RNAcentral holds the full RNA, with entries from ENA. The part of an RNA shown here (small-subunit ribosomal RNA, central domain) has 350 nucleotides and comes from an uncultured prokaryote.

[in-house]
Context: one part of a larger RNA
């Protein structure tokens, strides 16, 4: 290198956006650069290959042919790729009219719970557990009922419901803003698909600097269990979790299933439009477009399963794996305050 993979066996980057590259719809012409056919010359010789010879045979020699799969240059063919002009509307955008959303980001406001303070009432116990102890409480706890602050999430609706690329995102109203669908068929005219490197964005932890802290809580300490209990259970309770502003950059970042098109039996269920029937309206049905999900045919699948949301049938393009351990370590490079991140071995050894 040809080849075989990538849900669970080793393997889909975390997710987008987009450089180079790679790949690309329908028609004409044109050119002829790949590409195809002929022609030349060129490819040393020796080797190998074939067929004759020569040493008695072989090795080994000689002669003559084949080969040299390659390039140069002439001549020609125009399917198909590429170029160059022209044209097209099915891909892709754009436009006008509607729709549905916990899309995003900044202000603002409610309630409920919780807690803390201060009053009133009250007077012995609370609290916690398998049981209790720690721990609260006559300086009046827990109950309870009033007023005041305060933080931080938003019960029900709530849904195998929506939205977003992906992490993710649920009170309420306002301003700003992205995006996707459905109808028209109104413009552009291939403007696309993918995408190394780049950028960007990226759950929780954690990190710097200010702030703020009701709950809840890594460490920590006390009580219990227990042989022992550096836990599990109870009382406390720092960091933390909250905001602002920078960093970190990984996660079972999971559908463990890259992204696009096209094709290939079905049913039902849900979410948003749209048309058609029904005299009108509604309800009920038929169509039809995207979008979420169940089962199921062929196929596929090592099976489990998957099955128009493919893991089937093809194409384009990224990534990515090639026994287990050593090991996502060591080394080097780079990124970072750091923590550590990315990239990433061999010895050895089974």
């Nucleotide at each position: 290198c040809u080849g075989g993979g990538c849900u669970u066996a080793a393997a889909g980057g975390g997710u987008g956006c987009g450089u180079a590259g790679g790949c690309g719809g329908c028609c004409u012409u044109g050119u002829a650069a790949g590409u195809c056919g002929g022609g030349u010359g060129u490819g040393a010789a020796a080797u190998c290959c074939c067929a004759c010879g020569g040493c008695g045979c072989a090795a080994c020699c000689g002669u003559g042919g084949a080969a040299u799969u390659g390039c140069g240059c002439c001549c020609g063919a125009u399917a198909c790729u590429g170029u160059a002009a022209g044209g097209c509307u099915a891909g892709a955008g754009g436009g006008a009219g509607a729709u549905a959303g916990a899309g995003g980001u900044g202000a603002g406001u409610g309630g409920a719970a919780c807690u803390a303070a201060u009053g009133g009432u009250g007077g012995a116990g609370c609290g916690g557990u398998g049981a209790a102890a720690u721990g609260c409480g006559g300086u009046g706890a827990u109950a309870u009922c009033a007023u005041u602050g305060g933080g931080a999430a938003c019960a029900c609706u709530g849904g195998u419901g929506g939205c977003g690329a992906a992490g993710g995102c649920g009170a309420c109203u306002c301003a700003c803003u992205g995006g996707a669908u459905c109808u028209c068929u109104u413009c552009u005219g291939a403007c696309g698909c993918u995408g190394a490197g780049g950028c960007a964005c990226g759950a929780a932890a954690g990190c710097u600097a200010g702030g703020g802290u009701a709950g809840c809580g890594a460490a920590c300490g006390g009580g219990a269990u227990u042989a022992g209990a550096u836990a599990c259970c109870c009382c406390g309770g720092u960091a933390g979790u909250c905001c602002u502003a920078g960093c970190c950059g990984u996660a079972a970042a999971c559908g463990a299933u890259g992204a696009g098109c096209a094709c290939u039996a079905g049913a039902c269920c849900g979410a948003a439009g749209g048309c058609c029937c029904u005299u009108c309206c509604a309800c009920a049905g038929g169509c039809u477009u995207u979008c979420g999900g169940u089962c199921g045919u062929a196929g596929c699948g090592a099976a489990a399963g998957u099955g128009u949301u493919a893991a089937g049938u093809g194409c384009u393009c990224c990534g990515c794996c090639u026994g287990g351990g050593g090991a996502g370590u060591a080394u080097g490079g780079u990124c970072g305050c750091a923590a550590g991140g990315c990239u990433g071995a061999a010895a050895c050894u089974c």

Annotation: Its mean pLDDT, the model's own confidence on a scale to 100, is 88.